[in-house]
RNA sequence: GCCGGCGUAGCAUAGUGGUAGUGCUCCUGAUUUGUAAUCAGGCGGUCGGGAGUUCGAAUCUCCCCGUCGGCU
Numbered sequence: 001g002c003c004g005g006c007g008u009a010g011c012a013u014a015g016u017g018g019u020a021g022u023g024c025u026c027c028u029g030a031u032u033u034g035u036a037a038u039c040a041g042g043c044g045g046u047c048g049g050g051a052g053u054u055c056g057a058a059u060c061u062c063c064c065c066g067u068c069g070g071c072u
Base pairs, nucleotide, nucleotide: 001071002070003069004068005067006066007065010024011023012022013021018055026042027041028040029039030038048064049063050062051061052060
């Protein structure tokens, strides 16, 4: 230099055009002499940035950034 994958909550991950979900973590409560475990409830993400297409974009297109890999 060329090609490709990935980027969604603190962490991990689902969601292939129509209200962004799940698990763990965290917080509160119940239970316990206390802790852990268990149970119930709750907080937290404008989806890496920008532009475009569309009535409507995490999703499709383009540019950029980050990261991983391949080729030279």

Model confidence (mean pLDDT): 83 of 100. Transfer RNA from a Candidatus Poseidoniales archaeon, 72 nucleotides, folded computationally. NCBI's taxonomy places the organism under Archaea, Methanobacteriati, Thermoplasmatota, Candidatus Poseidoniia, Candidatus Poseidoniales. Its Rfam family is "tRNA". It is annotated as a transfer RNA. RNAcentral records the identical sequence in 2 taxa.